Predicted 3D model of a 102-nucleotide RNA (TPP riboswitch aptamer (THI element)) from Iodobacter sp.
Of the family's consensus pairs, 91% are formed in the model.
The sequence was found by an Rfam model in a public genome assembly.
It matches the Rfam family "TPP riboswitch aptamer (THI element)". For this family Rfam cites "Comparative genomics of thiamin biosynthesis in procaryotes. New genes and regulatory mechanisms" (Rodionov et al., J Biol Chem, 2002). Rfam's curators write: Vitamin B(1) in its active form thiamin pyrophosphate (TPP) is an essential coenzyme that is synthesised by coupling of pyrimidine and thiazole moieties in bacteria.

């Protein structure tokens, strides 16, 4: 001096869909709204979960492409594509200088 993974303070960034029932409201055989289940996930309104440039949280590309499903980015690709929000202290270690000693 410098640091992995990971700790801890304080700031920031973000996403909330599908879909059964019941009720209710609109107008027109559908769509909102509350509730309560149900799939998937770390999270589907939780001040909780994830992320913070070594950045796939997460957006755009997309009213996409391929599979699945009751339905859904559900899973994959696109993605070595463009964007995106940070400082400090602690950290296995590593590396240099001083002193002392053989």
């Nucleotide at each position: 001096c410098u640091u992995u993974a990971u700790c801890g303070c304080u700031a920031g960034g973000g996403g909330u869909u599908c879909u059964g029932c019941a009720c209710c409201a609109a107008u027109a055989c559908u769509u909102g709204g509350u509730g309560u289940g149900g799939a998937u996930g770390a999270g589907a309104a939780a001040u909780a979960c994830c992320c913070u440039c070594u950045g796939a949280a997460c957006c755009u590309g997309a009213u996409u492409c391929g599979g699945u499903u009751a339905a859904u980015a559900c899973c994959g690709g696109c993605g070595u594509a463009g964007g995106g929000a940070a400082g400090c202290g602690a950290g296995c270690g590593g590396u240099u200088g001083c002193c002392c000693u053989c």